[in-house]
Molecule: transfer RNA
Organism: Candidatus Eiseniibacteriota bacterium
This record gives sequence, structure tokens and C1' cells, in this order.
RNA sequence: GCCGGGAUGGCGAAAAGGCAGCCGCGGGGGACUUAAAAUCCCCUGGGUCGCAAGGCCCGUGCAGGUUCGAGUCCUGCUCCCGGCA
Repeated sequence: GCCGGGAUGGCGAAAAGGCAGCCGCGGGGGACUUAAAAUCCCCUGGGUCGCAAGGCCCGUGCAGGUUCGAGUCCUGCUCCCGGCA
């Protein structure tokens, strides 16, 4: 230099172009227990406002493009893994 794969919550890991985040781990609260462990139930991206209920903004490596709509398609770039030279 060329080719292929990858980058998604705190972590792992899904996702037909249609509410971004299923599922698991971890975390918080509760039930059970004499007490624990195990098990079960509920909640769990970030920031901000609010007593609360709830609201607003942002968010799939970065920058663009296509589209009514992009994690997904297209272009360039960064980093990681592998192959060729």
C1' cells in the first nucleotide's frame, strides 16, 4: 500500500430502514428468612428542571450524504483484529 471484519448502556451482546438498546452480567429497591445465601418481583443510558408525578435536551467511534425516517444504506476519516504484498 491492497483486501476483509469490527467499534452500540457501567460490562458482554442483539437489533427487517420505522419508539435506539431485546437478552444476560453488574447496580438499586422489595418479598421470602431468626439472620443470611439461593430464589422470586419491580426499577436501572447521560445531562438538566422539578418536593413529586413528570418535562426538556443529548445519545450506536468521528464528519458528511441518501431518505419522510439511518445502529442499519453510501462517501471520507480515526482506532482495533486478521489476511495479502